[in-house]
Molecule: transfer RNA
Organism: Candidatus Sungbacteria bacterium RIFCSPLOWO2_01_FULL_59_16
């Protein structure tokens, strides 16, 4: 060269066209003499660009990068 996996908040991982979801972490409040635990709210995210399409994290082309096969 060639084929196949993947890239989602600070971490880890769901999520196959319609409001981005979990856990943990982070910040406030609550509860308590206080911490820790527990309860609630909140910040923050869909590798980069094109395309189809009312409507893309999710299809379709290009690309970067990791990971594995073959040779």
């Nucleotide at each position: 060269c060639g084929c196949g996996g993947g890239a989602u908040g600070g971490a880890c991982g769901a999520g196959u066209a319609g409001u981005a979801c979990g856990u943990c972490g982070c910040g406030a409040g609550g509860c308590u003499c206080a911490u820790a635990a527990c309860c609630u709210c909140g910040a923050g995210g869909c590798c980069c660009g094109g395309g189809u399409g009312c409507a893309a994290u999710u299809c379709c082309c290009g690309g970067u990068c990791c990971c594995g096969c073959a040779a």